[in-house]
This is a predicted structure of a 106-nucleotide RNA (TPP riboswitch aptamer (THI element)) from Anaeromicropila herbilytica. The sequence is in RNAcentral, with records from Rfam. It matches the Rfam family "TPP riboswitch aptamer (THI element)". The family has 115 seed sequences and 16,130 matches in Rfam 15.1.
RNA sequence: AUUAUUUGCUAGGGGCGCCCACGGCUGAGAAGUGUUAUUUAUAUGACACUGUCCCUCAACACUUGAUCUGGUUAAUACCAGCGUAAGGAAGCAUUUUUUGUGGCCC
Numbered sequence: 001a002u003u004a005u006u007u008g009c010u011a012g013g014g015g016c017g018c019c020c021a022c023g024g025c026u027g028a029g030a031a032g033u034g035u036u037a038u039u040u041a042u043a044u045g046a047c048a049c050u051g052u053c054c055c056u057c058a059a060c061a062c063u064u065g066a067u068c069u070g071g072u073u074a075a076u077a078c079c080a081g082c083g084u085a086a087g088g089a090a091g092c093a094u095u096u097u098u099u100g101u102g103g104c105c106c
Stems, first nucleotide, its partner, number of pairs: 001099001004096001007093004011056006017025003031050008062087003068081004
């Protein structure tokens, strides 16, 4: 110098769903507030902040295709496909380690 690994710091990227709905399901995680647009209203969307959990070079963050296809479920979730798909946020220090180069000593 380089390969992989451990931990930390700083910075950054994301999710917050479904239903038989005062409760229940899956999951690491299923939250709150404010502003604003539409709506008769319930409500829905967008944005910001906070909370929580996950992720940071990647066939396990997450998004898109996708209101996708097959199975399955109360439904989401889940399994298989699409799929080595297209995108997607990293630096520093540290621990162990691989390979190589140079110097010195015997």